[in-house]
RNA sequence: UCGUGCUAGACGGGGAGCUGGCGGUGCCCUGUACCCGCAAUCCGCCAUAGCGGGGUCGAACUCCCCUCCGAGGAUUGACUUGUCUGAUACUGCUGCACUCGGCCGGCGGUGAAGAUUGGGUCCUGCGCGGCAGGGACCUCCGAACCCCGCCAGGUCCGGGAGGAAGCAACGGUAAGGAGCUCACCCUGGGUGCCGCAGGAGUGCCUGGUCGGAGCCGGUUGUUUGCGGUAAGGCGGGCGGAGCGAUUCGACGAGGGGGGCACGA
Numbered sequence: 001u002c003g004u005g006c007u008a009g010a011c012g013g014g015g016a017g018c019u020g021g022c023g024g025u026g027c028c029c030u031g032u033a034c035c036c037g038c039a040a041u042c043c044g045c046c047a048u049a050g051c052g053g054g055g056u057c058g059a060a061c062u063c064c065c066c067u068c069c070g071a072g073g074a075u076u077g078a079c080u081u082g083u084c085u086g087a088u089a090c091u092g093c094u095g096c097a098c099u100c101g102g103c104c105g106g107c108g109g110u111g112a113a114g115a116u117u118g119g120g121u122c123c124u125g126c127g128c129g130g131c132a133g134g135g136a137c138c139u140c141c142g143a144a145c146c147c148c149g150c151c152a153g154g155u156c157c158g159g160g161a162g163g164a165a166g167c168a169a170c171g172g173u174a175a176g177g178a179g180c181u182c183a184c185c186c187u188g189g190g191u192g193c194c195g196c197a198g199g200a201g202u203g204c205c206u207g208g209u210c211g212g213a214g215c216c217g218g219u220u221g222u223u224u225g226c227g228g229u230a231a232g233g234c235g236g237g238c239g240g241a242g243c244g245a246u247u248c249g250a251c252g253a254g255g256g257g258g259g260c261a262c263g264a
Stems, first nucleotide, its partner, number of pairs: 001264006009057003012030004020046005034054005063257006072248006079242003082238005090232002092229006100221008114210008122199006128192002131188005138179004147172003155164003
C1' cells in the first nucleotide's frame, strides 16, 4: 500500500410544550437520511435515560470532538411603533358670548360719541283742487188729435150786424233726443311734490341746541365662561411589528482525531 473478516458507530437533527428528569407519539422549523409493534384522560426509560424485534452500510467524503456561520424558536426590555378597545374634556381643535389690545380702511374741530328737540315720510278726519259718472243750466230738434197761442179755408148760431167752436199752416212748448259744458249740484277713489288738525313713531331722510374727541367697518391676537368634538394624551388586549439583551439551535464551512484480526 492492497485484499478478506470483524467491532465501534451510522441509518436524520433541532425548538417549544409535557415531565422530578430523559426520550418518543403529536405541533413547529430545517432537511430527505431503514422496516415492524407500543403511545397524550399517554408509551417506555433513569444522568449508561425510549422499549422490543429485524435489516443495510461499516473504519468509508459514515462517525466523534472543537471553532465559525446561521434558518428558526423561547424568554425579556422604564425603547420605537401598529391595531382594537375603555374611560376621561387634562392638552389641542372648534361654535357662541364677555374683556383688553394691535394693524388696515372710512367718517370726524366745516364738530365724533352721548343727551335733547323739531319737521317730512306713515295712519285718520276735514277742506281745496283734479279725475270719473250722474243731474241741472243754456242752445237746437221735437205733438195730425187726447198741449198752448194765433187761427186762412170750411163748419155752426142769428133776419142782419155780429158771435161761437175749431182742423191745417205758422210760432212756442211737454215727454223725449242731440249738442255745449267754463261756471252750478250730487256721488265715488290705493286721486294730489296742496292746506288744517289729531294720532302713531321700530325704520328712513332732514334741521336745531348742549357737548368737546372719538365713532364705525374689516382683520388678527388676548382674558374668561358655556357648549361641541375623543385628534393628542391615559389604561388595557394582541401567538402585533421593529430594534436591543439573554438563551437554545438545524443545515453548512474550517480544523483535529480516527480501532482490531489475518494474509500479500
Molecule: Bacterial large signal recognition particle RNA
Organism: Anaerolineae bacterium